[in-house]
Molecule: transfer RNA
Organism: Candidatus Levyibacteriota bacterium
RNA sequence: GUGCCUGUAGCUUAAUGGAUAGAGCAUUGGAUUGCGGAUCCAAAGGUUGCAAGUUCGAGUCUCGCCAGGCACA
Numbered sequence: 001g002u003g004c005c006u007g008u009a010g011c012u013u014a015a016u017g018g019a020u021a022g023a024g025c026a027u028u029g030g031a032u033u034g035c036g037g038a039u040c041c042a043a044a045g046g047u048u049g050c051a052a053g054u055u056c057g058a059g060u061c062u063c064g065c066c067a068g069g070c071a072c073a
Stems, first nucleotide, its partner, number of pairs: 001072007010025004018056001027043005049065002052062002
């Protein structure tokens, strides 16, 4: 350089174009405990990489860019 794949919460991820983007771990608070761990309850945490387009409606489809990975050169 060319082709392909991926990008969603701190991490791992779910979501048929359609209700307020859902969960696990982690974090915080509480319950429990002699203290902790484990367990249980709750809370907080998302401009779905960036920017356009299509659509009544986009995390999803299209184009460009950026980042990472794989293959070829």